THF (Tetrahydrofolate) riboswitch aptamer from uncultured Anaerococcus sp., 86 nucleotides, folded computationally.

RNA sequence: CAGAGUAGGUAAAGAGCAUUAAGUGCUGGAAAAUGGGUUGUUGUUUCCAGACGAAGAGGAUUCGUGAUUCUUUAUCGCAACCGCUG
Numbered sequence: 001c002a003g004a005g006u007a008g009g010u011a012a013a014g015a016g017c018a019u020u021a022a023g024u025g026c027u028g029g030a031a032a033a034u035g036g037g038u039u040g041u042u043g044u045u046u047c048c049a050g051a052c053g054a055a056g057a058g059g060a061u062u063c064g065u066g067a068u069u070c071u072u073u074a075u076c077g078c079a080a081c082c083g084c085u086g
Base pairs, nucleotide, nucleotide: 001086002085003084008076009075010074011073012072013071014070015069016068017066018065019064026050027049028048029047030046031045032044036082037081038080039079040078056063057062
């Protein structure tokens, strides 16, 4: 000097969940984890409280809807110090 490597983001596919309303998103509070180590919050997650809130149709072994969940693939990918590889 160059590179690898996280939590996560986006897109697609598959399998689901809800549609008798959870989930997602919003506000406040608390907590946890977060490149290999230490520290850390702009990011992520969990819990509690609160407000708001929906697209169903069909008879079929079906088609939808939800700012829906998980997995896989592709792509992007932490700050400071130290470390690893060349």
It matches the Rfam family "THF (Tetrahydrofolate) riboswitch aptamer". About the family: Tetrahydrofolate (THF) riboswitch was first reported for Ames et al. as an RNA motif in 5' untranslated (5'-UTR)regions of folate transport and biosynthesis genes in Firmicutes genomes. Its mean pLDDT, the model's own confidence on a scale to 100, is 81. NCBI's taxonomy places the organism under Bacteria, Bacillati, Bacillota, Tissierellales, Anaerococcus.